[in-house]
Context: one part of a larger RNA
Order: sequence, then structure tokens, then C1' cells
RNA sequence: UUGGGUGUAAAGGGCGCGUAGGUGGUUCGAUGCGUCUUCUGUUAAAUUUCACAGCUCAACUGUGAAGCCGCAGAGGAUACGGUCGGACUUGAGAGCGUUAGAGGCAAAUGGAACUCAUGGUGUAGGGGUGAAAUCCGUUGAUAUCAUGGGGGAACACCGAAGGCGAAGGCAAUUUGCUGGGACGUUUCUGACACUGAGGCGCGAAAGCGUGGGGAGCAAAAAGGAUUAGAUACCCUUGUAGUCCACGCCCUAAACGAUGAUCACUAGCUGUCUCGAGUAUCGACCCUCGGGGUGGCGUAGCUAACGCGUUAAGUGAUCCACCUGGGAAGUACGGCCGCAAGGCUAAAACUC
Repeated sequence: UUGGGUGUAAAGGGCGCGUAGGUGGUUCGAUGCGUCUUCUGUUAAAUUUCACAGCUCAACUGUGAAGCCGCAGAGGAUACGGUCGGACUUGAGAGCGUUAGAGGCAAAUGGAACUCAUGGUGUAGGGGUGAAAUCCGUUGAUAUCAUGGGGGAACACCGAAGGCGAAGGCAAUUUGCUGGGACGUUUCUGACACUGAGGCGCGAAAGCGUGGGGAGCAAAAAGGAUUAGAUACCCUUGUAGUCCACGCCCUAAACGAUGAUCACUAGCUGUCUCGAGUAUCGACCCUCGGGGUGGCGUAGCUAACGCGUUAAGUGAUCCACCUGGGAAGUACGGCCGCAAGGCUAAAACUC
């Protein structure tokens, strides 16, 4: 519970596509369904309100009038909403031209580092730490050189408050395939729009299944230290995993802790990108316009912090969510999952 809210106090769905539904641009005509209005009928009595009256007053009661929620019928109005029909171009979309980008998928290639193997040089140490030890090394380690040797993973510099993507996220290079955006033009369609319960799809890491792969790192595990103890922090090892393919899982401080869309409301300054003008041999510079991304700040808002044309300002439409703390995001039930578990979601009791 007809209220007020959701950046940080409880509260924005992780993100998209989209069904039903809700909402919807300018203009003309029709209709008169909603809407407004007049009249009539009905709306039992009691109850409610007002006036008067009766019990000594009041409660209570009586008489008269009014009122209430509607419903039906008849007449009228036509602004707004609906419906039907016509038109329009500014919303939306399409075309054409230009353009930036780690957007996605696949394949190929590259260098640095690391590690392993083999061989050469070489000899007693190396490694590690606060200090040590476990550990490696005379069966020759560490160091160093070679083999266009093998292997796997990640791509230094460029690199940025930079870019792209709906979000998760995306970074060596090249090629192929492919999604979205911005600007310019105003050529076309002519409201085709917004939101979106269910639904469908995507969704970091970890985890799971099958098969590969395995250099480095490293849960678990083992050992060495530290310590009163040390199931840790430090050290030496080290298996899952991390990587690939396919199939699951579906959760995060999935964060801007800020839902989507539209309109309006001072500025200053940086940066990415497109265009016009100016300038010029050309390129810069400069001025203006558009789209993104940052900093500061006016009005306003806010409990404050802060936000402030990328709003948390002022309005509108639609969705989601909150309603004292704990018990609890738990139990039970249902749905989903191989499992782990996920989604939905209480109460007793207690403060």
C1' cells in the first nucleotide's frame, strides 16, 4: 500500500532482440464510442445531511426536504481521446557519397622472452632469503656460445582522461568473410514510432563433460623456514586449472553501485572523429556546425557528499524494483542443471 522512493541510506533487471499490453507527430473530413451537458424514469425502508417537531434535555424518535453510488431512455455540444477515411514531412527507416575504429569469426605469418633437448667452452659452485634451509651440481650444474633445433602461452614500444562494442568484453602483423556507427546530401517511403510482462538470444572468471595440449604460472598436495603454535604470510617443488575444439553452467563490486526513449534548461576548457568556411601552391593554423569521450562550473536539485546539456535539473511515456534489522536470498514446493548449483521465494521465533 490511491503515498513516497530506487548514485552512496531498502530499491535499476548483467545486456540485447522482441510478443501481448501501455503510450504516441502535423493536418482535413466523417462518426458521436469515451467525454461534457439538459430532461425523464429508476435507485424499497432504515442509515447520512439540513430544517422543524415529540419524549423535562440529550441519545432516541417523528415529519418534510436534500444528498449519495450508479443504471436506463430521450435531446443537445464536438475541444480533447477513440474509430473510419484522405493528405503531409519535421519522428523513424531506406538510397547515394564520404569516413574512424583492439567490433566479431576464420586462417596464415612474425619477433622478444621462457623452457626443454643436443653439442662446444669452462670449473665449483648455483639457487633462494630478513637470515637460512629444503632444492640443483664433479654422472660437470650456474655462466656463455651454437643448432634459421623442439614446444607452448602471451603480444613490449606505439598506448593516451585514446578507440570500438548492447553488455560481458576487445590490443603483434597480414589476408578473407562479416555486424554496427558518424557525417554530408535531402533522392525515396510516409508515423512504418517509443517502451516492453511473458518468451528467445548473448553473457567475465571459476566450475563440469568428451577429446587434445601443457612452456610459464599455479588452487590442492609435499617438503624447508618462521612461530608458543603456523593446517598461513616467505622459500623449494608441484597436480588440477590456465590454452584449443565441441557441449554445458548463467553467476560477479556483471559498477557510472545511476533502466530505456523523447523534449527543454548559462558557460569555459581538453581530446577522438566527420563536414563547411577561411587560408594556402599544398599542408598546418583559425572560425563555425554535427557525433562521441573527459575536466571545471551557473541556475536548479541533494540529508550531505556531490550531480550539473553524457543531470542526480525541468517535464512526458513505458518497464523493473523497494517498504525496519536478524532469521534468509535460507526452508518448503516448482522449473532448470551431468554435478556444483541457479532462478522463483516464505514463516515461526527474535530485537
The part of an RNA shown here (small-subunit ribosomal RNA, central domain) has 351 nucleotides and comes from an uncultured bacterium. Its Rfam family is "Bacterial small subunit ribosomal RNA".